[in-house]
This record gives sequence, structure tokens and C1' cells, in this order.
RNA sequence: UCCGAGAAAGGCAAACCCGCCGAAAGGCGGCGACGCAAAGCCACGGGUCUAAAGCCUUCAAAGGCUAUGAUAGCCGGGCUACCGAAG
Repeated sequence: UCCGAGAAAGGCAAACCCGCCGAAAGGCGGCGACGCAAAGCCACGGGUCUAAAGCCUUCAAAGGCUAUGAUAGCCGGGCUACCGAAG
């Protein structure tokens, strides 16, 4: 350095619920733990989610398209990091 234990010390915190922000996806805080060896950080690539604004359609409504929005606990990638068994 790679690696990841029936190790040690710890850490993070899903869903539900409550409050706030947001058009929404979702985010923040509280509670709470499904899980996580990077479930620490970063939207660079892919995927996925949402569609306010914009565009198309309609007599109208409904509907459709679209990221500049979101997701790092979807995957890849980049940066940083505790411990030290076996290899």
C1' cells in the first nucleotide's frame, strides 16, 4: 500500500412519525435503527426520481416532452480517513 476479522475503540443512521423549507423529487432538524469498512466529502460519467418555468397537444380539461432541480444509502470515478487478524 492492497485487503477486511467470530478483533478493539468508536462512528454513521434507513423506514415510519413530528416540525420547517420546496411546485415536486427531495432537503434540514428531532425521534428511531434497516443497514453500512468509507452509509466521510465531491454531481465528473452513467442510471434513477421530480417537472415549477419552457415547449407540444386539446374547444377546454386531461395528457406528453424537457433539468438548469434532486439522488453520494444506485453504479463507476476523484479526494480524505480509525484499527490491524489472515493473506
Record summary:
This is a predicted structure of an 87-nucleotide RNA (c-di-GMP-I-GGC riboswitch aptamer) from a Chloroflexota bacterium. The source organism's lineage runs through Bacteria, Bacillati and Chloroflexota. The model forms 90% of the base pairs in the Rfam consensus.